[in-house]
SAM riboswitch aptamer (S box leader) from an Actinomycetota bacterium, 108 nucleotides, folded computationally. It was read from a public genome assembly, where an Rfam model found it. Its mean pLDDT, the model's own confidence on a scale to 100, is 88.

RNA sequence: UCCUCAUCCAGAGGGGCAGAGGGACCGGCCCGUUGAAGCCCCGGCAACCACUUGGAAGCAAGUAAGGUGCCAACUCCGGCUCGCAUGUAAAUGCGAGAAAGAUGGCGA
Repeated sequence: UCCUCAUCCAGAGGGGCAGAGGGACCGGCCCGUUGAAGCCCCGGCAACCACUUGGAAGCAAGUAAGGUGCCAACUCCGGCUCGCAUGUAAAUGCGAGAAAGAUGGCGA
């Protein structure tokens, strides 16, 4: 990097260095000099892998020492399709699904 599977309305921040960006992309809307990104330290959340117990298995319950991950806003909201409602329309709201993305596991 690619394939595939699962999950994505829950949860969890302080300090130091740094110094203008950040929230994937596009549009919106936000966050940011009362300090963004990045790096470091400490802390925390969660439970994918792991481990324990039960089970033939799917799976269920539990643990948190290890490998990841995560700690503004639902993946911040929308983007494509369908349905319903309002509307002359544009559009807006609600619902369902898809796409894209993120994280993990197996494999190449």